Predicted 3D model of a 67-nucleotide RNA (Fluoride riboswitch aptamer (crcB RNA motif)) from a Gemmatimonadaceae bacterium. NCBI's taxonomy places the organism under Bacteria, Pseudomonadati, Gemmatimonadota, Gemmatimonadales, Gemmatimonadaceae. The model forms 100% of the base pairs in the Rfam consensus.

[in-house]
């Protein structure tokens, strides 16, 4: 310093926290929504769902009714 091997952790899954779970990716990788225009591209505008990866509580936000 290097390789095996057994054990252990993280990071993430388009806005916030917590459990429960499944996927990813690992000292850097997984990841960093969709549609439409324009546009050779880069990139610029516009619209849209949504705080969930999936369940279920909390928070915060929006719409309806009731008192």
């Nucleotide at each position: 310093u290097u390789g095996a091997c057994c054990g252990u952790g993280g990071g993430c899954g388009g806005u916030g926290g917590a459990g429960u779970u499944c996927g990813c990716c690992c000292c850097a990788a997984c990841c960093c929504g969709u549609c439409g225009u324009c546009c050779c591209g880069c990139g610029a505008c516009g619209a849209c769902c949504a705080a969930u990866g999936a369940c279920u509580c909390c928070u915060g936000c929006g719409a309806u009714g009731a008192c």